Overview:
A computed fold for a 72-nucleotide RNA from an uncultured Lachnospiraceae bacterium, annotated as transfer RNA. Rfam family: tRNA. Rfam describes the family as follows. Transfer RNA (tRNA) molecules are approximately 80 nucleotides in length. The coordinates come from a structure-prediction model, not an experiment, and the mean pLDDT is 80. It was read from a public genome assembly.
C1' cells in the first nucleotide's frame, strides 16, 4: 500500500436519528463505625478531529488522527 474493525467520565462499557448519554469500578461529601474497612445515600466527571445530510447527529455519509487485524 489495499481491506476490515475500533474510538463514549479517571478505568470498563451500554446506547446507534428526537426527551436528563444508562451502569460499574474510581473519586468527592454526608450518613453509620470508638477508628478504619465494609454498607447505605448524593455529587463532580465523557461521545477522538474536520466537514456533509437532516427539522434534528453520540448515531447515517466523506476525510483525517490514533489503535488493533488481515493480505501482499
Nucleotide at each position: 500500500g489495499g481491506c476490515c474493525c475500533u474510538a463514549u467520565g479517571g478505568u470498563c462499557a451500554a446506547g446507534c436519528g428526537g426527551u436528563u448519554a444508562a451502569g460499574a469500578c474510581a473519586u468527592c461529601g454526608c450518613c453509620c463505625u470508638u477508628u478504619c474497612a465494609c454498607g447505605g445515600c448524593g455529587g463532580u466527571a465523557a461521545c477522538a478531529c474536520g466537514g456533509g445530510u437532516u427539522c434534528g447527529a453520540u448515531u447515517c455519509c466523506c476525510g483525517u488522527u490514533a489503535g488493533g487485524g488481515u493480505c501482499a